[in-house]
The RNA shown here (Bacterial large signal recognition particle RNA) has 264 nucleotides and comes from a Ktedonobacterales bacterium. The source organism's lineage runs through Bacteria, Bacillati, Chloroflexota, Ktedonobacteria and Ktedonobacterales.

RNA sequence: UCGUGCUAGGCGGGGUGCUAGGGCUACCCUGAACCCGAAACGCUCUCAUGCGGGGCUGAACUCCCGCCCGAGGUCUGGCGCCGCCGACCUUGAUCGACUCAACGGUUAUGAGGAUUCGGUCCCCGCGCGGCAGAUGUCCGCGAACCCCGUCAGGUCCGGGAGGAAGCAGCGGUAAGUGGGCCGCUCUGGGUGCCGCGGGAUUGCCGGGUCUGAGCUUGAGAGUCGGGAGAGGUCGGAGAACGCGGAUCGACGGCGGGUGCACGA
Numbered sequence: 001u002c003g004u005g006c007u008a009g010g011c012g013g014g015g016u017g018c019u020a021g022g023g024c025u026a027c028c029c030u031g032a033a034c035c036c037g038a039a040a041c042g043c044u045c046u047c048a049u050g051c052g053g054g055g056c057u058g059a060a061c062u063c064c065c066g067c068c069c070g071a072g073g074u075c076u077g078g079c080g081c082c083g084c085c086g087a088c089c090u091u092g093a094u095c096g097a098c099u100c101a102a103c104g105g106u107u108a109u110g111a112g113g114a115u116u117c118g119g120u121c122c123c124c125g126c127g128c129g130g131c132a133g134a135u136g137u138c139c140g141c142g143a144a145c146c147c148c149g150u151c152a153g154g155u156c157c158g159g160g161a162g163g164a165a166g167c168a169g170c171g172g173u174a175a176g177u178g179g180g181c182c183g184c185u186c187u188g189g190g191u192g193c194c195g196c197g198g199g200a201u202u203g204c205c206g207g208g209u210c211u212g213a214g215c216u217u218g219a220g221a222g223u224c225g226g227g228a229g230a231g232g233u234c235g236g237a238g239a240a241c242g243c244g245g246a247u248c249g250a251c252g253g254c255g256g257g258u259g260c261a262c263g264a
Stems, first nucleotide, its partner, number of pairs: 001264006009057003012030005020046005034054004063257006072248005078243003082238001084236008094226007103218001104216003112211009122199006128192002131188004136181006147172004155164003
């Protein structure tokens, strides 16, 4: 160095989750990789990289170790993006109150104020009218029997003469009901260009008296208050996503390491 037969090892690995912890089933990644049994109400073990049974391969492409690459997972008081909430600051359409009287309007043909009268608006009471209803009155309808009158037929009493009750029909009436009228009376109101009395007098309009020069948000300026919205700063809670950090890390690449027996 070669051949034969063996042995250790290998026949997938990793992340998350579960667990006191190690594995496995589960979910995900990688990518091709023996079979059977049980495993989420989990299964199995106790310092281990599954448990029980069978098969293949076997010292190297395959086993072991180190480094690199890096799919993917997990964590993150890091940053970004996106909107949300709160506080504060600035601005602010616009609204309200007040002040000013240089613009405009008005004003000695009398502003504004004071006082007084009337009207209107408001409240209370009364009257009158109107409307509605009730009552009243007129006409009509109106009771299977338990209302009235008359009661055919039929029924009953009677020897008879005669008598009795009484359905239908006809006529009428009660409660009630429909309509007309409705003078008086009673009741009511989302009733009235109506009247009277009282109150209030805030507003508006008109008049009288006194006084005698201003008044006025139409436009403008200012002060104060409110304020839709906008911008900024800080803080808070955020699902997803992007960038970053930490950690584990499959596949792959590179380097190194690892037997025994016999024979040639």
Rfam family: Bacterial large signal recognition particle RNA. About the family: The signal recognition particle (SRP) is a universally conserved ribonucleoprotein involved in the co-translational targeting of proteins to membranes. Rfam classes the family as a non-coding RNA gene.